[in-house]
Molecule: transfer RNA
Organism: Patescibacteria group bacterium
RNA sequence: GGGCACAUAGUUCAGUGGUAGAACGCUAUCCUGAUAAGAUAGAGGUCCCAGGUUCGAUCCCUGGUGUGCCCA
Numbered sequence: 001g002g003g004c005a006c007a008u009a010g011u012u013c014a015g016u017g018g019u020a021g022a023a024c025g026c027u028a029u030c031c032u033g034a035u036a037a038g039a040u041a042g043a044g045g046u047c048c049c050a051g052g053u054u055c056g057a058u059c060c061c062u063g064g065u066g067u068g069c070c071c072a
Stems, first nucleotide, its partner, number of pairs: 001071007010024004018055001026042005048064005
C1' cells in the first nucleotide's frame, strides 16, 4: 500500500426495513439462624461517528474512526 471481517446493556452475544432482546452480572423483596443456591420484580442502550436511500434504518448504500486477520 491492497483486501476481508467485526463495532448493539457492565461482560459475552442474538436481532436480514416497522416500539431493541437473551444469558451472566447489578439492585430490591421473598426464602434461610446466616450465606450460597432458588423465586419474584426492577434498573441499565445516542445500536462507533457523519451523510445518503426510504413513509420508516441497528439492519441497505457511501465516507470516516477503532479492533482483528490475510496479502505485499